Source information: A computed fold for a 165-nucleotide RNA from a mouse gut metagenome, annotated as Lysine riboswitch aptamer. Its mean pLDDT, the model's own confidence on a scale to 100, is 76. RNAcentral holds the sequence, with entries from MGnify. The model forms 98% of the base pairs in the Rfam consensus.

[in-house]
RNA sequence: CGAUAGAGGCGCAGUAAAGAUAAGUACCGCUCCAAAGACCGCCGGGGUCGUCCGUAUGGAGCGUAAAAGGCGAUACUGCCGAAGGAAACUGUUUGGCAGACUGUUUCCUGAUUGCAUAUUAAACAGGUAUGCAAUUGUCAUCAUUAGUAUGGUGGAGUGCUAUCG
Numbered sequence: 001c002g003a004u005a006g007a008g009g010c011g012c013a014g015u016a017a018a019g020a021u022a023a024g025u026a027c028c029g030c031u032c033c034a035a036a037g038a039c040c041g042c043c044g045g046g047g048u049c050g051u052c053c054g055u056a057u058g059g060a061g062c063g064u065a066a067a068a069g070g071c072g073a074u075a076c077u078g079c080c081g082a083a084g085g086a087a088a089c090u091g092u093u094u095g096g097c098a099g100a101c102u103g104u105u106u107c108c109u110g111a112u113u114g115c116a117u118a119u120u121a122a123a124c125a126g127g128u129a130u131g132c133a134a135u136u137g138u139c140a141u142c143a144u145u146a147g148u149a150u151g152g153u154g155g156a157g158u159g160c161u162a163u164c165g
Base pairs, nucleotide, nucleotide: 001165002164003163004162005161006160009080011079012078013077014076015075016074019071028063029062030061031060032059033058034057037049038048039047040046041097042096043095083109084108085107086106087105088104089103091101092100093099110136111135112134113133114132115131116130117129118128119127120126138155139154140153141152142151143150144149
C1' cells in the first nucleotide's frame, strides 16, 4: 500500500405501520354584514368569474369536517461513511422564474445525548450549523500500577482491530 473479515451504540438508512401533529385549519352548508372588483404561486402574455342589488369576492357567527408534506412506537430488511449536511453544476417539469424531483463533483461531520443561539419547517416536532457540557469507542503519548486497570493531554473514520499478500 492492497485484499478480506470485524468492532463502536439510545449506532445508521430503507420499507411497512399504530399513533400524535397538521386542525377544529382547508373544503362544504346555513345566517348576517360589506361589496366593484376578484382569481389563476410570481413575471410576460393570456384566461376565468363578476360589476347595481346580491351565487364575483371578502369578513364574522354557527354547523359539518379532512388530506398531503414533515414526525413516528414497533416490525422486517440492508448495513458500520453506516449515513447526514452544505455549496456548485446538470437534467426533467415551465414561455421564463420560483418550487419540486433526479444525477454529478467538491467540502464538512468518530458516535450518542442535553442546553443555548441561528437557520429550515405550519410547528414549542424533527433536521442542520456553531458554542458549551456529559457519556462512549479508538489510536498516540505521559503518569500511577506486580498485573489487570485507572487518570491526564492530544488526534480523527483518509481512523481503529484481526488475518493474508